Description:
RNAcentral holds the sequence, with entries from ENA. A computed fold for a 72-nucleotide RNA from a Candidatus Spechtiibacteriota bacterium, annotated as transfer RNA. Its mean pLDDT, the model's own confidence on a scale to 100, is 82.

RNA sequence: GCCAGCGUAGCUCAGUGGCAGAGCACUUCCAUGGUAAGGAAGGGGUCGGGAGUUCAAUCCUCCCCGCUGGCU
Numbered sequence: 001g002c003c004a005g006c007g008u009a010g011c012u013c014a015g016u017g018g019c020a021g022a023g024c025a026c027u028u029c030c031a032u033g034g035u036a037a038g039g040a041a042g043g044g045g046u047c048g049g050g051a052g053u054u055c056a057a058u059c060c061u062c063c064c065c066g067c068u069g070g071c072u
Stems, first nucleotide, its partner, number of pairs: 001071007010024004018055001026042005048064005
C1' cells in the first nucleotide's frame, strides 16, 4: 500500500429500519449472630465521528478515525 471483519452500559456481547437490551459488575433493601451464596428494586448509553437516503437510522450508502486479521 491492497483486501476483509469489528467498534452498542465499567467488562463480555445480543439487537438489524419504528421501545436500546442481556449476563457479570455497581447502588439500595430483604435475609444472617456475622460473612459468602441467595431474593427484590434501582442507576448507568450523544449505539466511534461526520454526511447522505428515508416519514423514521444502532441497523442501509459514502467519507474519516481506531482495533484485529490476511496479502504484498
Its Rfam family is "tRNA". The family's RNA type in Rfam is transfer RNA.